Notes:
The part of an RNA shown here (small-subunit ribosomal RNA, 3' major domain) has 475 nucleotides and comes from an uncultured bacterium.
Context: one part of a larger RNA
RNA sequence: UGACGGGGGCCCGCACAAGCAGUGGAGCGUGUGGUUUAAUUCGAGGCAACGCGAAGAACCUUACCAGGGUUUGACAUCAUACUGCCCUCUGUAGAAAUACAGACUUCCGCUUCGGCGGACAGUAUGACAGGUGUUGCAUGGUUGUCGUCAGCUCGUGUCGUGAGAUGUUGGGUUAAGUCCCGCAACGAGCGCAACCCCUAUCCAAUGUUGCCAACAGGUAAAGCUGGGGACUCAUUGGAGACUGCCGGAGACGAUCUGGAGGAAGGUGGGGAUGAGGUCAAAUCAUCAUGGCCCUUAAGCCCUGGGCUACACACAUGCUACAAUGCAGGGUACAACGGGAAGCGAAGCCGCGAGGUGGAGCAAAUCCCCAAAAGCCCUGCUCAGUUCGGAUCGCACGCUGCAAUUCGCGUGCGUGAAGUCGGAGUCGCUAGUAACCGUGGAUCAGCAAAGCCGCGGUGAAUACGUUCUCGGGCCU
Numbered sequence: 001u002g003a004c005g006g007g008g009g010c011c012c013g014c015a016c017a018a019g020c021a022g023u024g025g026a027g028c029g030u031g032u033g034g035u036u037u038a039a040u041u042c043g044a045g046g047c048a049a050c051g052c053g054a055a056g057a058a059c060c061u062u063a064c065c066a067g068g069g070u071u072u073g074a075c076a077u078c079a080u081a082c083u084g085c086c087c088u089c090u091g092u093a094g095a096a097a098u099a100c101a102g103a104c105u106u107c108c109g110c111u112u113c114g115g116c117g118g119a120c121a122g123u124a125u126g127a128c129a130g131g132u133g134u135u136g137c138a139u140g141g142u143u144g145u146c147g148u149c150a151g152c153u154c155g156u157g158u159c160g161u162g163a164g165a166u167g168u169u170g171g172g173u174u175a176a177g178u179c180c181c182g183c184a185a186c187g188a189g190c191g192c193a194a195c196c197c198c199u200a201u202c203c204a205a206u207g208u209u210g211c212c213a214a215c216a217g218g219u220a221a222a223g224c225u226g227g228g229g230a231c232u233c234a235u236u237g238g239a240g241a242c243u244g245c246c247g248g249a250g251a252c253g254a255u256c257u258g259g260a261g262g263a264a265g266g267u268g269g270g271g272a273u274g275a276g277g278u279c280a281a282a283u284c285a286u287c288a289u290g291g292c293c294c295u296u297a298a299g300c301c302c303u304g305g306g307c308u309a310c311a312c313a314c315a316u317g318c319u320a321c322a323a324u325g326c327a328g329g330g331u332a333c334a335a336c337g338g339g340a341a342g343c344g345a346a347g348c349c350g351c352g353a354g355g356u357g358g359a360g361c362a363a364a365u366c367c368c369c370a371a372a373a374g375c376c377c378u379g380c381u382c383a384g385u386u387c388g389g390a391u392c393g394c395a396c397g398c399u400g401c402a403a404u405u406c407g408c409g410u411g412c413g414u415g416a417a418g419u420c421g422g423a424g425u426c427g428c429u430a431g432u433a434a435c436c437g438u439g440g441a442u443c444a445g446c447a448a449a450g451c452c453g454c455g456g457u458g459a460a461u462a463c464g465u466u467c468u469c470g471g472g473c474c475u
Base pairs, nucleotide, nucleotide: 007475008474009473010472011471012470013469015465016464019428020427022425023424026319027318028317029316030315031314032313033312034310035309042053043052064305065304066303067302068301069300070299073128077127078126079125080124081123082122083121084120088103089102090101091100092099093098107118108117109116110115130294131293133292134291135290139288140287141283142282143281144279146277151190152189153188154187155186156185157166158165159164170181171180172179196271197270198269199268201239202238203237204236205235206234207233211228212227215226216225217224242265245259246258247257248256249255321421325380326379327378328377329376330375331374337368338367339366342361343360347356348355349354387418392413393412394411395410396409397408398407434457435456436455437454438453439452440451
């Protein structure tokens, strides 16, 4: 000077408290440990590993294992020598990789027609390639975390022998080292805030693919048509919020408190944005890279298997245990998005998954598209049930060269555990929690119940800061 204290003072945070819904019990999904295995590739390990890298493991992926092959190599550059192709097709062997044979084909320029040079390809040789081999404790880059916490520093001056201090402490105040006042300090920088994006209100312009108030036509119905720019909406440009105004408190300050007006009020709500540092934190398997190591293998190709194993343990989700419910019938209202090797309408076939069909659409035009919870009517009457759906059987559908190991879906049958969950523990303060559906990335298909978004319905509670956890300032 820091850090730490079961030292003190002040302050903050879904930190506790007050509430709501969960988890811990059940079945299943996923990840991990362990065990097993020829292999179950590797990494991640309290918070900050464990639906994490993986936003898609049947082959591929794939790094693992077994077997079959290969050695200038799957890929790059160069040198020397030789050959003339390459490509395509066929046959034989094979699980394929591949090997052998045959057919086809056989480039360009110069030329003394002998040949020379060049491009490409092959063969041989040599330099070299290659390595998801090792070290994240040799590194770059990137990332997590404390933490969107309010801090971290510098110049000059002053003080101190010096390390260093001061400034940055103090009195107030703020979400904030935010601002005010004071002060041996005076200024400044990185952070804070603002500038950026979305959203909430209004105005103007522009109206197609969007809209339809008035006028006219028209239908079983329909902005369907003429037309229109009012409205919604879309796009662009503006306005608006600044403690600006008023009262009170305060030190005539910063600021706080109440009010007016206003769509919105004191940071309006949300996002992007992460100072200096900490954890020898994570990553050599994204990539790059030093050192070390392998070089007929620790490189490369292929077939099959494995990453999907299963006594068990943990983590994280989904579905439930029912009547605020379940089932059947009817009926209403979204938003974000995606679509050409794509989205695929109507119609027809099928109980259904789906098939057929092919209109329209590179999309405010067409399609995905049905929103669901909701509302109305009916049944069930508290039961392991008309709850719950695991498991298993049969029959199908779809994708794909191929669903046996190991895909998803449909119908019929089967109908397990489960009657609200011990100690404990997690999330959330408002359009939030909870409940409800919906889109997308990845992707042939899909193990998605995951992730990232979107809208619909829409609460309860906060006395307070003693206690638990984390953090800030002073001492």

The full RNA is in RNAcentral, with records from Greengenes and SILVA.
Its mean pLDDT, the model's own confidence on a scale to 100, is 86.
Its Rfam family is "Bacterial small subunit ribosomal RNA". Its family is annotated with structural constituent of ribosome and ribosome in the Gene Ontology.